[in-house]
């Protein structure tokens, strides 16, 4: 230059059109003399970006951007 995979919580990851989730960390409170473990609750997110499709998009299409592979 072509190509092909990814990007959703602070980290690691599910979610094949309609409710945005789990673990792991964080915050409070329970439970200890006290830590830890547990246990209950809670916060935290423009789903990379724009832009279409569609009554409705994290999911379909198109551009781009970042990473990662294969190729010339």
């Nucleotide at each position: 230059g072509g190509g092909c995979g990814u990007g959703u919580a602070a980290c690691u990851c599910a979610g094949c059109g309609g409710g945005a989730g789990a673990g792991u960390g964080c915050c409070a409170c329970c439970u200890u003399c006290a830590c830890a473990c547990g246990g209950u609750g809670g916060a935290a997110g423009u789903c990379g970006u724009u832009g279409g499709u569609u009554c409705a998009a994290a999911c379909c299409c198109a551009a781009u951007c970042g990473c990662g592979c294969c190729u010339a």
The RNA shown here (transfer RNA) has 72 nucleotides and comes from Sphaerochaeta sp. Taxonomically the source falls in Sphaerochaeta (Bacteria, Pseudomonadati, Spirochaetales, Sphaerochaetaceae). The sequence is in RNAcentral, with records from ENA and MGnify. The same sequence occurs in records of 5 taxa. It matches the Rfam family "tRNA". By type it is a transfer RNA. A source record names the gene trnV.